[in-house]
The RNA shown here (c-di-GMP-I-GGC riboswitch aptamer) has 75 nucleotides and comes from a Gemmatimonadota bacterium. Its mean pLDDT, the model's own confidence on a scale to 100, is 87.
RNA sequence: CUCGAUAAGGGCAAACCGCCGGUGACGGCGGGGCGCAAAGCUAGGGGUCUCUCGGAGACAGCCCGGCUGCCAGAG
Numbered sequence: 001c002u003c004g005a006u007a008a009g010g011g012c013a014a015a016c017c018g019c020c021g022g023u024g025a026c027g028g029c030g031g032g033g034c035g036c037a038a039a040g041c042u043a044g045g046g047g048u049c050u051c052u053c054g055g056a057g058a059c060a061g062c063c064c065g066g067c068u069g070c071c072a073g074a075g
Stems, first nucleotide, its partner, number of pairs: 001075003004071001011036002016031006034061001040067003044064003047059005
């Protein structure tokens, strides 16, 4: 540096449900657990989506890029 194991200790949390916020996409908290080795952070490029559409927004668990990072086995 690359890979991510029939390893260990842990982490995150889809659908769905409840409450709250938002016109909406969707977000926050709690329950839940489909999955995830960056499912940590970031709207820079692409993409999808919303609205009151010359514009303003949402999604990082769609892909690429950027920044950061636990474990200890292999090369």